This is a predicted structure of a 350-nucleotide part of an RNA (small-subunit ribosomal RNA, central domain) from an uncultured prokaryote.

Context: one part of a larger RNA
RNA sequence: UUGGGCGUAAAGGGUUCGUAGGGGGUAUACUAAGUUUGGUGUGAAAUCCCGUGGCUCAACCCCGGAACUGCAUUGGAAACUAGUAGACUAGAGUAUCGGAGAGGUAAGCGGAAUACCUGGUGUAGCGGUGGAAUGCGUAGAUAUCAGGUAGAACACCAAAAGCGAAGGCAGCUUACUGGACGAUUACUGACGCUCAGGGACGAAAGCGUGGGGAGCAAACAGGAUUAGAUACCCUGGUAGUCCACGCCGUAAACGUUGUGAACUUGAUGUGGGUCGGCUCAUCCCGAUCCGUGUCGAAGCUAACGCGAUAAGUUCACCGCCUGGGGACUACGGCCGCAAGGCUAAAACUC
Repeated sequence: UUGGGCGUAAAGGGUUCGUAGGGGGUAUACUAAGUUUGGUGUGAAAUCCCGUGGCUCAACCCCGGAACUGCAUUGGAAACUAGUAGACUAGAGUAUCGGAGAGGUAAGCGGAAUACCUGGUGUAGCGGUGGAAUGCGUAGAUAUCAGGUAGAACACCAAAAGCGAAGGCAGCUUACUGGACGAUUACUGACGCUCAGGGACGAAAGCGUGGGGAGCAAACAGGAUUAGAUACCCUGGUAGUCCACGCCGUAAACGUUGUGAACUUGAUGUGGGUCGGCUCAUCCCGAUCCGUGUCGAAGCUAACGCGAUAAGUUCACCGCCUGGGGACUACGGCCGCAAGGCUAAAACUC
């Protein structure tokens, strides 16, 4: 490289938008670039192949033929690919109406709890553990009542629920705003799919500047435990956790399953619509569209399992794998304030 693969054996990029590229719906006409069929020219000789022949045979050599699968040019064909022209509506999109949702951003508000402060009541303990001790408390703690301040998170509802491209999103209200879905007609007319580079977003931790700091809590200190205990347990406690702006760009970023499209027996839940039956209405029953679960036919799979939300049957495009270690490393390059990230070997060894 080919081949074979990528749920769990090595292997799906964290997600998305999108450029080049790749591939692309229906019908018609034209063109003839690809394609296809003839003609002509050329494709040196030798070699290879076929048929004779010459050295006693063979190797070797001579003669003839075929071939040289190619290129150029020219005549034709028009199904497919391509191009051009005008057209279509089944893909895609737009408009109208409608309901659902922790989708996003900003501002305001709320109650419970916690801690602290002030005052009242009150007195000797509190706290903590397997048991203790460190710690707090007669300078009046813990408990309890009243008032105040602060920061962070939002019990119940709550769900196998919902929304979002992913990360993720949950008290309430308002403003602005994105997407999906259903219904009905109307409109545009292939505008569509995927996407190397590239852009944007991207948990937590971490970094910079300035705030904030109740609780929790790396580091750190002390008390225990223990042979030791740089731990597990306890008492404290600083970064951090929170906010604004700017970086970082990684995760078991997982469904360990790339995106889009089509097709292929079923059963049973659940969320959002629409239609019909029933009905005052709800409930209930049925049909259908979109989403989300479970079990399973065929089929697939090494097995486990997957099974219309496929890991089944196919198509288009991208990413990735090629024995273990060395090595998510070195060197170099790019990015970053740094931490480090991305790309990514070899010797050697089994």